[in-house]
Context: one part of a larger RNA
RNA sequence: UAUGCUUGUCUCAAAGAUUAAGCCAUGCAUGUCUAAGUACAAGCCUGAAUAAGGUGAAACCGCGAAUGGCUCAUUAAAUCACACCUAAUGUACCUGGAAGUUCCAUUACUUGGAUAACUGCGGUAAUUCUGGAGCUAAUACAUGCUAAAGAGCCCUGACUCACGGAGGGGCGCAUUUAUUAGAUCAAAACCAAACGCUUCGGCGUUCAUUGGUGAAUCUGAAUAACUUUUGCUGAUCGUAUGGCUCAACGCCGACGACGUUCCAGUCCAAGGUGUGCCCUAUCAACUUUCGACUGUGAUAUAGACGCUCACAGUGGUUUUGACGGGUAACGGGGAAUUAGGGUUCGAUUCCGGAGAGGGAGCCUGAGAAACGGCUACCACUUCUAAGGAAGGCAGCAGGCACGCAAAUUACCCAAUGGUCGAAGACCGAGGUAGUGACGAAAAAUAACGAUACCGGUCUCUUCCGAGGCCCGGUAAUCGGAAUGAGUACACUUUAAAUCCUUUAACGAGGAACAAUUGGAGGGCAAGUCUGGUGCCAGCAGCCGCGGUAAUUCCAGCUCCAAUAGCGUAUAUU
Numbered sequence: 001u002a003u004g005c006u007u008g009u010c011u012c013a014a015a016g017a018u019u020a021a022g023c024c025a026u027g028c029a030u031g032u033c034u035a036a037g038u039a040c041a042a043g044c045c046u047g048a049a050u051a052a053g054g055u056g057a058a059a060c061c062g063c064g065a066a067u068g069g070c071u072c073a074u075u076a077a078a079u080c081a082c083a084c085c086u087a088a089u090g091u092a093c094c095u096g097g098a099a100g101u102u103c104c105a106u107u108a109c110u111u112g113g114a115u116a117a118c119u120g121c122g123g124u125a126a127u128u129c130u131g132g133a134g135c136u137a138a139u140a141c142a143u144g145c146u147a148a149a150g151a152g153c154c155c156u157g158a159c160u161c162a163c164g165g166a167g168g169g170g171c172g173c174a175u176u177u178a179u180u181a182g183a184u185c186a187a188a189a190c191c192a193a194a195c196g197c198u199u200c201g202g203c204g205u206u207c208a209u210u211g212g213u214g215a216a217u218c219u220g221a222a223u224a225a226c227u228u229u230u231g232c233u234g235a236u237c238g239u240a241u242g243g244c245u246c247a248a249c250g251c252c253g254a255c256g257a258c259g260u261u262c263c264a265g266u267c268c269a270a271g272g273u274g275u276g277c278c279c280u281a282u283c284a285a286c287u288u289u290c291g292a293c294u295g296u297g298a299u300a301u302a303g304a305c306g307c308u309c310a311c312a313g314u315g316g317u318u319u320u321g322a323c324g325g326g327u328a329a330c331g332g333g334g335a336a337u338u339a340g341g342g343u344u345c346g347a348u349u350c351c352g353g354a355g356a357g358g359g360a361g362c363c364u365g366a367g368a369a370a371c372g373g374c375u376a377c378c379a380c381u382u383c384u385a386a387g388g389a390a391g392g393c394a395g396c397a398g399g400c401a402c403g404c405a406a407a408u409u410a411c412c413c414a415a416u417g418g419u420c421g422a423a424g425a426c427c428g429a430g431g432u433a434g435u436g437a438c439g440a441a442a443a444a445u446a447a448c449g450a451u452a453c454c455g456g457u458c459u460c461u462u463c464c465g466a467g468g469c470c471c472g473g474u475a476a477u478c479g480g481a482a483u484g485a486g487u488a489c490a491c492u493u494u495a496a497a498u499c500c501u502u503u504a505a506c507g508a509g510g511a512a513c514a515a516u517u518g519g520a521g522g523g524c525a526a527g528u529c530u531g532g533u534g535c536c537a538g539c540a541g542c543c544g545c546g547g548u549a550a551u552u553c554c555a556g557c558u559c560c561a562a563u564a565g566c567g568u569a570u571a572u573u
Base pairs, nucleotide, nucleotide: 001569002568003567004566005565009442011440012439015435016402022400023399024398026397027396028395031063032062037060038059043055044054045053061421070355071354072353080276081275082274083273084272085271086270089269090268094265095264096263097262098261099260107235111142112141118134119133121131122130123129152171153170154169155168156167159164172232173231174227176225177224178223179222180221193206194205195204196203197202211218234258236257237256238255239254242252243251244250245248278326279325280324285317286316287315292314293313294312295311296310297309298308330352331351332350334345335344336343337342357378358377360375361374362373380391381390382389383388408433410432411431412430416429417427418426419425420424448479449478450477451475452474453473454472455471456470458467459466460465486506487505488503490502516562517561518560519559520558521543522542527557529556530555531554532553538545539544
């Protein structure tokens, strides 16, 4: 693990892994709206009943759908575990910072053109199929200023004896390329430059260089350009409405929401390094111009890399078992057993991996090589009016098949959490019941007294024996007390219930409210009792029993063991 017999209470609780990662009818399992993106529903409410407002189906837009849940087919230095690395990389949401430099002609109190929902006309046997026409929105899709604004810096440079300098070009962050600085032991001296004092001989002072690492071609800075397939620099929304004066279709202004580019953090992801794995030699050589091992350059990548390509070289692994084969092999945390050492198991709730009938490819996106996304092929399958169309339960229930082998087509978002525009909605994640002797914990099936009988101890007694202020056992005897199993008003429990816990009222005398499963020769606790059978029927793990007195079979009685459980088979220690 399965199965047989039995089963009163109560608390937990595994559960279609093994065989077929076999096939699936039906239903559900992923959606989401706030004051704050878009409302003109010919929806509703209110109303000054043709305005405005509130609510709001549908639809556009945004985010999520890459989490969760399931399964273990593959997979043997692969996965995985432990310890590290990324100075070789990406990272939506969230958190903290930064963002007045743009323009060459203009509307900046606000620009442009569409489209859905809607209306109406339709097509097809049929789908979450859609066509033509008519409207109308944006934080969808596009376009695009003003203000701040004053300058400053770097090149170049007409002209000029010179001092100077008209004019011209460029300068935000980000992208790409090239270049530059990015220093440092101590003191003194010398040269040059600037300043101060000076008796003009000299003397004194100063002489710059962000940050950081064990380490960088790091961060940051500077210079020259680059960006044409358009990176950013707000034409958005809500709530309050205030202040200033020159009283204007003026100027200034609060708290939020949403959004944008870069930097950092966080959460992760992707790679890499060291060490470690079961059986097998009836597997001894393996790999390699079809990348095997290395180098140079390039492509591709988020990035490192023979990842791929071109050109070179000839390497790399191996009895310390390579390579191949097997595995009824996902790895680990762990489980069982065990004096110590070990042996066996680990599909299964936590972590990591892989997969969604089999292979392959891809879109979207921060993230997928996604399957409750798409596209082919293969296998299987459904509907059809035969033209076509649709599908993927190793999600939750449920069905078939398979088998020794495994539960309800239940209720709920109340808890724990998750998603979203979110005080709400949704969630077969999850919770709650149902099935459930997988397994585990607690624990009823009677207790007490009297009487009778038996026995023991104690006291008395020479013995026989006697006694109760003493104890135990046996009883078709007697007695009242106690209680739950069960039935059940009610509270509680709970999302609502159930169960438990509380609890009125019923509810115990043997024929009940009645305990079983295996055994009684030995091992091994317990019968030389009775009847039946007669080497038959049968028992018996093993030894053995049975042929007419069976301690072993079939029964009755009695007894023994464990006990709401016990037996059997199998695997393992």